Transfer RNA from a Dehalococcoidia bacterium, 77 nucleotides, folded computationally. It matches the Rfam family "tRNA". By type it is a transfer RNA. It was read from a public genome assembly. Model confidence (mean pLDDT): 81 of 100.

RNA sequence: GGCCCGGUAGCGUAGUGGUUUAACGCGCGGCCCUGUCAAGGCCGAGAUCACGGGUUCAAAUCCCGUCCGGGUCGCCA
Numbered sequence: 001g002g003c004c005c006g007g008u009a010g011c012g013u014a015g016u017g018g019u020u021u022a023a024c025g026c027g028c029g030g031c032c033c034u035g036u037c038a039a040g041g042c043c044g045a046g047a048u049c050a051c052g053g054g055u056u057c058a059a060a061u062c063c064c065g066u067c068c069g070g071g072u073c074g075c076c077a
Base pairs, nucleotide, nucleotide: 001073002072003071004070005069006068007067010026011025012024013023018057028044029043030042031041032040050066051065052064053063054062
C1' cells in the first nucleotide's frame, strides 16, 4: 500500500431505511427490602450512533472521502 471486518451511554453488545423517547446486560445514582452488607425489587441519569459530505419525503442503517482499531495479502530493506 491492496482487500475484508469493525467504530452506537463508563464497559460489552443489539438495531442493516419508516415516522415515537436509539434497546439490552454489566456498571453508576436514588428509593424499597435487610440488624448490616450482599442478593433481590422499583425508578432514574448517562449517546454529537468516529468525523465531513451526498442520496432520500425519511439515514445509526445506503453511497463517497477522512481518521482510528483488528485481520489478511503484498512491497521495500